[in-house]
RNA sequence: CUCUUAUCCAGAGCGGCGGAGGGACUGGCCCAAUGAAGCCCAGCAACCACCGGUUACCCGGAGAGGUGCUAAUUCCUGCAGGCAGCGCAAGCGGCCUGAGAGAUGAGAG
Repeated sequence: CUCUUAUCCAGAGCGGCGGAGGGACUGGCCCAAUGAAGCCCAGCAACCACCGGUUACCCGGAGAGGUGCUAAUUCCUGCAGGCAGCGCAAGCGGCCUGAGAGAUGAGAG
């Protein structure tokens, strides 16, 4: 980097260092010197690993190990379909479902 698979409306800092950016991308809309990224510590969760019940699936436990995560639903959106609404019309915004994209874990190449 590619493929497979599971999950993505819950949860988590009024800490220290640091200094200007950040929220993947598009278009929006936001966050940020009342300090961004990053690092440390702290915390949350429980995917893997661990323990117990079972053949599998699955359920429960613990949180010392490997990851992950700690503004806003993955912040919303981008493609397709459905539902009703407003408008004479061009059109407009709303809700729902699925896909795509992305993120994270585990496995494979």